[in-house]
Molecule: transfer RNA
Organism: Ruminococcus sp.
RNA sequence: GGGCUUGUAGCUCAGUUGGGAGAGCGCGGCGUUCGCAACGCCGAGGUCGAGGGUUCGAUCCCCUUCAGGUCCA
Numbered sequence: 001g002g003g004c005u006u007g008u009a010g011c012u013c014a015g016u017u018g019g020g021a022g023a024g025c026g027c028g029g030c031g032u033u034c035g036c037a038a039c040g041c042c043g044a045g046g047u048c049g050a051g052g053g054u055u056c057g058a059u060c061c062c063c064u065u066c067a068g069g070u071c072c073a
Base pairs, nucleotide, nucleotide: 001072002071003070004069005068006067007066010025011024012023013022019056027043028042029041030040031039049065050064051063052062053061
């Protein structure tokens, strides 16, 4: 330098024939208990790596770019 791939909540990850942003763990509150743990219920938390384009509408399609991984040179 080129090819492929990954980037979504604090962490690990799902989610694309384009339309509701989610799960588990963690965190906060409540219930339960003498108390803790476990369990149940509720809740907070996201510019979907960044910028631009297409579209009525983009995590998803297109272009550019950044970072990690991997292969080739």